[in-house]
RNA sequence: AAGCCGUGUCGGAUGACCGCGGGCAGCUUGGUUCUGUCUGAGGAAAGUCCGGACUCCGCAGGACGCCGUAGCAGGUAACACCUGUCCGCCGCAAGGCGCGGAUUAGAGCAACAGAGACGAGCCGGUUCGGUCCGGGUGAAACGGGCAAUCUCUACGGGGAGCAACAUCAAAUAAGCAGCCGCUUGAUCCCGGUCCGGGAGAUGGCUGCGGGUAGAUGGCUUGAAGCGCGGUGUGAACUUCGCUCUAGAUGAAUGGUCGUCACCGUGCCGCUUGCGCGGCGCGGAACAUAAUCCGGCUUAUAGGUGCGACUUGCGU
Numbered sequence: 001a002a003g004c005c006g007u008g009u010c011g012g013a014u015g016a017c018c019g020c021g022g023g024c025a026g027c028u029u030g031g032u033u034c035u036g037u038c039u040g041a042g043g044a045a046a047g048u049c050c051g052g053a054c055u056c057c058g059c060a061g062g063a064c065g066c067c068g069u070a071g072c073a074g075g076u077a078a079c080a081c082c083u084g085u086c087c088g089c090c091g092c093a094a095g096g097c098g099c100g101g102a103u104u105a106g107a108g109c110a111a112c113a114g115a116g117a118c119g120a121g122c123c124g125g126u127u128c129g130g131u132c133c134g135g136g137u138g139a140a141a142c143g144g145g146c147a148a149u150c151u152c153u154a155c156g157g158g159g160a161g162c163a164a165c166a167u168c169a170a171a172u173a174a175g176c177a178g179c180c181g182c183u184u185g186a187u188c189c190c191g192g193u194c195c196g197g198g199a200g201a202u203g204g205c206u207g208c209g210g211g212u213a214g215a216u217g218g219c220u221u222g223a224a225g226c227g228c229g230g231u232g233u234g235a236a237c238u239u240c241g242c243u244c245u246a247g248a249u250g251a252a253u254g255g256u257c258g259u260c261a262c263c264g265u266g267c268c269g270c271u272u273g274c275g276c277g278g279c280g281c282g283g284a285a286c287a288u289a290a291u292c293c294g295g296c297u298u299a300u301a302g303g304u305g306c307g308a309c310u311u312g313c314g315u
Base pairs, nucleotide, nucleotide: 001311002310003309005307006306007305008304009303010302012260013259014258015257016256017255018254020040021039022038023037024036025035026034042286046297047296049295050294051293052292053291054161055160056159057158066157067156068155069154070153071085072084073083074082075081086100087098088097089096090095101152102151106150107149108146109145118143122135123134124133125132165217166216167215168214175208176207177206178205179204180203187199188198189197190196224243225242226241227240229238230237231236262283263282264281265280266279267278268277269276270275
């Protein structure tokens, strides 16, 4: 220098104006209005694939069944995750990958070839004796292989999910209670009153109850993050200190312009050259929280750190 392997990290900055969600304060009778102030997405917020917290429902105990996991040891709240290590395969190497329990419990399976394919039997020689030796075919032949075929073993697993669930509670039905009334008429209609007219008994009114719409809680301080130590090969655990960091509900977190930085490119100037400077133009990914957390997987323009390996060159 080139190539390659592993592991991290950032993923525009800033100013002005306009706009949006939430908290607090003020103004206000009050308010969804106004004013001020603070705050407001990601490394994956994604897929919803695993594991948990939490909530409701279910649940004597045992057995069978069903589903999942699978070397060994460890980490963890838990896992199918992570770490270490053994074995096998791939790579020159750094390293990567794993369809890695059991075939002295039982069953099942193997094209073509071959006498025979899971069952013991075939041919030749040999021996007291299928007693021993050899044989061609085939991936496998007198023993074995396959468990990603059933099966067995060990371990784990109740169901549904924040649209869970709880509280308040317009409306409606059932039900319960009280009062009025049943032709001597409760109550209702004819827009307010009176007259008059009509309906009216399976009746009317009130309360309770019930829980739809709606509202509120659940809701964000948590197995949390950061820093210095300690233990451990490591995953990780831990003492102390510091920090508080969205909670919307048709669902806010945005838009425009300027400057700077980055990438690409055109022209001009300087320079032996690598390049440097100036003026323009264009570009800037994947993706948007919805109860929370630990993982995995997938997407991602461009920048960047660290540690290894291989080859070449120079000293």
Molecule: Bacterial RNase P class A
Organism: Sutterella sp.